[in-house]
Model confidence (mean pLDDT): 75 of 100.
c-di-AMP riboswitch aptamer (ydaO/yuaA leader) from Pseudanabaenaceae cyanobacterium LEGE 13415, 157 nucleotides, folded computationally.
The RNAcentral record of the sequence draws on Rfam.
Of the family's consensus pairs, 96% are formed in the model.
It matches the Rfam family "c-di-AMP riboswitch aptamer (ydaO/yuaA leader)". Rfam links the family to the GO terms cyclic-di-AMP binding and regulation of gene expression. Rfam's curators write: This family represents a conserved RNA structure found upstream of the ydaO and yuaA genes in Bacillus subtilis and related genes in other bacteria.
RNA sequence: CGAGUCGGUUAGCCUAAUUCAGAAUCUUCUGAAGCGGAGGAACCAGUUUAAUCGGGGCUUACGGUUGUGACCUUAGAAAUUUUCUUUGCAAUCCAACCGGGGACAAUCUCUCAGUCCUCGCCCGUCAGCUAACUCCGUCGGCACGUUGAGAGUUUGA
Repeated sequence: CGAGUCGGUUAGCCUAAUUCAGAAUCUUCUGAAGCGGAGGAACCAGUUUAAUCGGGGCUUACGGUUGUGACCUUAGAAAUUUUCUUUGCAAUCCAACCGGGGACAAUCUCUCAGUCCUCGCCCGUCAGCUAACUCCGUCGGCACGUUGAGAGUUUGA
């Protein structure tokens, strides 16, 4: 100096959404890698006739039951763009319940329990799978004792 072994301490989270390089010059642009998504043959699948009541994609963000609950729906009247009555869970929204799915502290597997989430956005009449190939994204939001325990394994400093 290098390798190995033992012991101790330590490692922020969700999301694909990170790293590096160059240029620009006031925090922006370009490229690469990594990660993620879409389109796209054959074969296979599907269809036999039509639809706009469309159809499809990203995402955990889906299913069932019940309810006139409503700025929803049916019909009517008044009134002058609103009000009243009425019909209805067929459609949309909402609510409750029961399931399904997703996340939880360095990584992976198993077990028990706990706490949360189940949004939102896009294409534009059009797309099954899909080799080659083509195109696109790489945002944003949180936390400062974390989610606790057990068994086993592993990585970095």